[in-house]
Molecule: transfer RNA
Organism: Solirubrobacterales bacterium
RNA sequence: GCGGCGGUAGCUCAAUGGUAGAGCCUUAGCCUUCCAAGCUAAUGACGCGGGUUCGACUCCCGUCCGCCGCU
Numbered sequence: 001g002c003g004g005c006g007g008u009a010g011c012u013c014a015a016u017g018g019u020a021g022a023g024c025c026u027u028a029g030c031c032u033u034c035c036a037a038g039c040u041a042a043u044g045a046c047g048c049g050g051g052u053u054c055g056a057c058u059c060c061c062g063u064c065c066g067c068c069g070c071u
Base pairs, nucleotide, nucleotide: 001070002069003068004067005066006065007064010024011023012022013021018054026042027041028040029039030038047063048062049061050060051059
């Protein structure tokens, strides 16, 4: 330099154009003599900039970062 894959919540991962979810974690409440476990609720995210579209995590272009391969 070229090609491929990936970037979503504090962490690990979903979501193949139509209200962004789960598990774990954190906080609060319930339960318990207390703790743990359990139940309920809350907080919180689409790497960045454009384009297409009525509507974009999703499609297109550029760019940044990580991994793999080729030279």